The RNA shown here (transfer RNA) has 90 nucleotides and comes from an Acidimicrobiales bacterium. Rfam family: tRNA. Rfam describes the family as follows. Transfer RNA (tRNA) molecules are approximately 80 nucleotides in length. Rfam classes the family as a transfer RNA. The sequence was found in a public genome assembly.

[in-house]
């Protein structure tokens, strides 16, 4: 340089143009259970800004930027990384 795949929560990962700030799993808080801890059940459990004494509540975010759409994680462009495999150089 040339083809394909990938970026999604603390981590792995699923995700059909409307279900979704989001499925599972781990992890982690919290409980239950136990002398006690493990395991097991149950519940919660992403950031940012604005708001509330506080419980909450309103917005916006799916690598960055732009576009399509009535709606975009999900289709397009562009760019940034990170994976194969091919070709060049040396």
């Nucleotide at each position: 340089g040339g083809a394909g795949g990938g970026a999604u929560g603390g981590c792995a990962g699923a995700g059909c143009g409307g279900a979704c700030g989001a499925u599972u799993g781990c992890a982690c808080u919290g409980g239950u259970c136990u002398u006690g801890a493990a395991a097991a059940c149950c519940a919660g459990c992403g950031g940012g800004c604005c708001u509330u004494c506080a419980c909450g509540g309103g917005u916006c975010c799916c690598g960055g930027g732009g576009g399509u759409u009535c709606g975009a994680a999900u289709c397009c462009c562009c760019c940034u990384c990170c994976c194969u495999c091919c070709g060049c150089c040396a």